[in-house]
RNA sequence: GCCACUGGCGCCGGGAGAAUCCGGCACAUGCCGGUGCCGAAGGAGCAAGCGCCCCGCGAAACUCUCAGGCCCCAGGACCGCGCCGGUGAC
Numbered sequence: 001g002c003c004a005c006u007g008g009c010g011c012c013g014g015g016a017g018a019a020u021c022c023g024g025c026a027c028a029u030g031c032c033g034g035u036g037c038c039g040a041a042g043g044a045g046c047a048a049g050c051g052c053c054c055c056g057c058g059a060a061a062c063u064c065u066c067a068g069g070c071c072c073c074a075g076g077a078c079c080g081c082g083c084c085g086g087u088g089a090c
Base pairs, nucleotide, nucleotide: 001090003088004087005086006085007084008083009082010081011080013079014078019035021034022033023032024031025030036070037069038068042066043064044063045062049057050056051055
């Protein structure tokens, strides 16, 4: 330098779902409780298959909703662009 895999940061970048529900406190924003709901922060579960085989490994956008969320804001998996790294081979 190039290739493969991968981490982080930035962007008035894109980005869904579900009650502006009821009650109370405080009285801007907020907090607490109740019921109903959502899944795309995070978390948890397992199929094929594999193994040292009464057990273990084992993925997700699937499943569960602990957490989080249900006007806006914020957050947001994932995607785009730019930048900075890590590991390995040549």

Source information: A computed fold for a 90-nucleotide RNA from Rhodobacteraceae bacterium UBA996, annotated as Glycine riboswitch aptamer. Of the family's consensus pairs, 86% are formed in the model. The prediction has a mean pLDDT of 82.